Formats: sequence, C1' cells, structure tokens
RNA sequence: UGGGGGAUCGUCUAACGGUAGGACUACGGACUCUGACUCCGUCAAUCCAGGUUCGAAUCCUGGUCCCCCA
Repeated sequence: UGGGGGAUCGUCUAACGGUAGGACUACGGACUCUGACUCCGUCAAUCCAGGUUCGAAUCCUGGUCCCCCA
C1' cells in the first nucleotide's frame, strides 16, 4: 500500500429494513439468626459523520480502531 473480516449495555452474545433482546456483573427486594444458593424487579448498549428510505444496528459512501492474507 492492496484485498478480506470485524466494532451492539461494565463483559459475552442475539436481532427478515418495522418495540434493540438474553446471559453474567452491578443495584434494590424476597428467603435466611447471618452468609451462600434460589426467586422477583431495576439500571445499562448499536465505533464516528453523512446518504437512501415512511422507517436503518441492518442498505450505500467516507473516516477511526482491531484481526487475517499478500
């Protein structure tokens, strides 16, 4: 430098162009003499900037970062 792949709650991982979901963590509660386990609830995210569209995590363009190949 060229080609390919990837970026989603704190972490991991889903999501036909149509309500962004689950698990773990955290927090609150129930249970317990206390703690653990278990159960219930809450918080929390689409890498950035544009474009297309009634509607974009998803499609298109550019950029940033990471991985692989030459």